Predicted 3D model of a 291-nucleotide RNA (Bacterial RNase P class A) from a Flavobacteriaceae bacterium. It is recorded under the gene name rnpB. The prediction has a mean pLDDT of 79.
[in-house]
RNA sequence: GCAGGCCACCUUAUCGCUCCUCAGGGAGAGGAAAGUCCGGGCACCACAGUGUAGUAUAGCGGGUAACGCCCGUCCGUCGAAAGGCGAGGACAAGUGCAACAGAAAGGAUGUACAGGUAAUGCUGUAGUGAAAUCAGGUAAACUCUAUACGGUGCAACGCCAUGUAAACCAACGUUUGAGGGCUACACGUCCGAGUUGGAGGGUAGGCGGAUAGAACCUAAGAGCAAUUUUAGGUCUAGAUCAAUGAUAAGGCGUCUUUUGACGUACAGAACCCGGCUUACGGCCUGCUUUU
Numbered sequence: 001g002c003a004g005g006c007c008a009c010c011u012u013a014u015c016g017c018u019c020c021u022c023a024g025g026g027a028g029a030g031g032a033a034a035g036u037c038c039g040g041g042c043a044c045c046a047c048a049g050u051g052u053a054g055u056a057u058a059g060c061g062g063g064u065a066a067c068g069c070c071c072g073u074c075c076g077u078c079g080a081a082a083g084g085c086g087a088g089g090a091c092a093a094g095u096g097c098a099a100c101a102g103a104a105a106g107g108a109u110g111u112a113c114a115g116g117u118a119a120u121g122c123u124g125u126a127g128u129g130a131a132a133u134c135a136g137g138u139a140a141a142c143u144c145u146a147u148a149c150g151g152u153g154c155a156a157c158g159c160c161a162u163g164u165a166a167a168c169c170a171a172c173g174u175u176u177g178a179g180g181g182c183u184a185c186a187c188g189u190c191c192g193a194g195u196u197g198g199a200g201g202g203u204a205g206g207c208g209g210a211u212a213g214a215a216c217c218u219a220a221g222a223g224c225a226a227u228u229u230u231a232g233g234u235c236u237a238g239a240u241c242a243a244u245g246a247u248a249a250g251g252c253g254u255c256u257u258u259u260g261a262c263g264u265a266c267a268g269a270a271c272c273c274g275g276c277u278u279a280c281g282g283c284c285u286g287c288u289u290u291u
Base pairs, nucleotide, nucleotide: 001287002286003285004284005283006282007281009251010250011249012248013247014246015245017028018027019026020025030266034277035276037275038274039273040272041271042153043152044151045150049187050186051185052184054149055148056147057146058145059073060072061071062070063069074088075086076085077084078083089144090143094142095141096138097137106134111126112125113124114123115122157208158207159206160205168198169197170196171195172194179191180190181189182188215234216233217232218231219230220229221228222227252263253262254261255260
């Protein structure tokens, strides 16, 4: 210098808080719980039609519930190396763009010299440049191609309880269809007798969803790997304005000559899971190069 892995003080007692309980007791924040960026579960909406628009991805192969994630590999590129990075389809459809140099940078308004023709950059050479007519370059330029994507997010959604004003005023509408649902728009389709505004009256509590899961640990097998199969074992927060704390003792660690001091960085679950990214203290291992 490069790559990878691990840890995130421990145990006991007392008090306090949340949840569970067989009433003895038991459980109680993170590797990122964060950003909410990507994918999925789950829930509801016509089981979501057709077209357009839009978004994302892009060598090849594999993994996965799925992905924009991960693994392998080819190519390109950076590095002396270990290794890192890649937005890596198409410019032979159309449009656009191109610093400096150069006559000219894309409808060649063809420079100099030479040759040639009825005529014409018609031909050769020179010069500038990464590139000068050659199927030029450029798509983290529009665009095209292929593939994928219905919408809204737990304030989803289901249920219980409580209360009230089906009144008043105005506008529009009642099959000559207001308005609403279905994907942003169009078409189409379904519902449809009310809808919108004003002023006012009332309620504003609780339960479920909600934590046993694509879960975790160990061993054996398959595979280069990501990952997966089988067997055995474990139960591991579930609050709702929101608990997860304090004190003491012992151990361990760091600092200090000792007495002793400190437990430290980033950071606090909010429906759940897989990733990515960002923040951050320490320890260990392997590899490369130089001395």

The sequence is in RNAcentral, with records from ENA.
Rfam family: Bacterial RNase P class A. Rfam links the family to the GO terms tRNA processing, dimeric ribonuclease P complex and ribonuclease P activity. It is annotated as a ribozyme.